[in-house]
Context: one part of a larger RNA
RNA sequence: CUGGGUGUAAAGGGUGCGUACGCCGAAUGGCAAGUCACAAGUGAAAGCCCGGGGCUCACCCCCGGUUAUGCUUUUGACACUGCUCAACUGGAGUACGGGACAGGUAUACGGAAUGCCUACUGUACCGGGGAAAUGCGUGCAUUUACGAGGAACACCAGUGGCGAAGGCGGCUUACUGGACCGUAACUGACGCUGAGGCACGAAAGCGUGGGGAGCAAACAGGAUUAGAUACCCUGGUAGUCCACGCCGUAAACGAUGAAUACUAGGUGUCGGGGCCGCAGAGGCUUCGGUGCCGUCGCAAACGCAGUAAGUAUUCCACCUGGGGAGUACGUUCGCAAGAAUGAAACUC
Numbered sequence: 001c002u003g004g005g006u007g008u009a010a011a012g013g014g015u016g017c018g019u020a021c022g023c024c025g026a027a028u029g030g031c032a033a034g035u036c037a038c039a040a041g042u043g044a045a046a047g048c049c050c051g052g053g054g055c056u057c058a059c060c061c062c063c064g065g066u067u068a069u070g071c072u073u074u075u076g077a078c079a080c081u082g083c084u085c086a087a088c089u090g091g092a093g094u095a096c097g098g099g100a101c102a103g104g105u106a107u108a109c110g111g112a113a114u115g116c117c118u119a120c121u122g123u124a125c126c127g128g129g130g131a132a133a134u135g136c137g138u139g140c141a142u143u144u145a146c147g148a149g150g151a152a153c154a155c156c157a158g159u160g161g162c163g164a165a166g167g168c169g170g171c172u173u174a175c176u177g178g179a180c181c182g183u184a185a186c187u188g189a190c191g192c193u194g195a196g197g198c199a200c201g202a203a204a205g206c207g208u209g210g211g212g213a214g215c216a217a218a219c220a221g222g223a224u225u226a227g228a229u230a231c232c233c234u235g236g237u238a239g240u241c242c243a244c245g246c247c248g249u250a251a252a253c254g255a256u257g258a259a260u261a262c263u264a265g266g267u268g269u270c271g272g273g274g275c276c277g278c279a280g281a282g283g284c285u286u287c288g289g290u291g292c293c294g295u296c297g298c299a300a301a302c303g304c305a306g307u308a309a310g311u312a313u314u315c316c317a318c319c320u321g322g323g324g325a326g327u328a329c330g331u332u333c334g335c336a337a338g339a340a341u342g343a344a345a346c347u348c
Stems, first nucleotide, its partner, number of pairs: 003320004007302002012316001014200004022192002025088001029084003033081002035077003039073004049065006091190001092187003095183004103176004109170001110153001116147001118145002126135001161168002205246006214240002219235004257315006265293012297304002321348003330341004
């Protein structure tokens, strides 16, 4: 470079926004750059290839033909691509009217529970476990009441909802993002994708300052055991929480990139609309989400199957035997931890 691939065999970037590039709806006219057609010029000779000839053959040499797929110019064609004037509404967006939502940020508040302080009562245990012991308790525990404090929000709760992903769950208020449905008023292709880039990004970890109830790496003790640097028990510090700043990784998973169109059905559920119906019952239908089953088709099989892993198109990312190795070196980023990029020798 090409081919074939990327759910589970190697392979989809953690996610979005977006620059360049690439690709792009329907219809008319113009231009003629790409494209197509005729012609002309050029494309040296030798060589290659084909046919023939000359050296006794061959090597070699000579003649003819072919090739030279290209480039330039003139003229013409206009289906497709491109450019362009004006115009279209189906893609996309706006407006208006609605209902749904743990979407985000900040504020105030609430009850249950754990441990702690204080107090009343009251006396010998409590706790723990397979069994125990360490531990706690006559310095009055366990139990009950009040108080201060931190963290998390039972039931509702649902293959329910929302968000690009990470993720989001008591309740209130303020600010704010997105999606959906309906109307079809407006703009008129404004679109898709997206190398670099920018932003977001669980947990753990790091820096500074707070906070600290419970839980709990490390650590200590008690058990278990042949041993037990574990599993079990009693304690317990970072951390977990808050503010600000870093880190930038995960089985960041649907192990399935984004967008568009098409391709049997059935059955749940969530949000909205329409029709029928006396009805808030129920039925039919439609748009958008979220599940299950299943035909065609696909698939190595498992399975997927209108939420495709089917049929096609566009763009991006990635793979190319195992180990060495996500290592070394270099570079960039980071306070560090480390992250990103990422080989080779050798070996099977």
Small-subunit ribosomal RNA, central domain from an uncultured bacterium, 348 nucleotides, folded computationally. The full RNA is in RNAcentral, with records from Greengenes.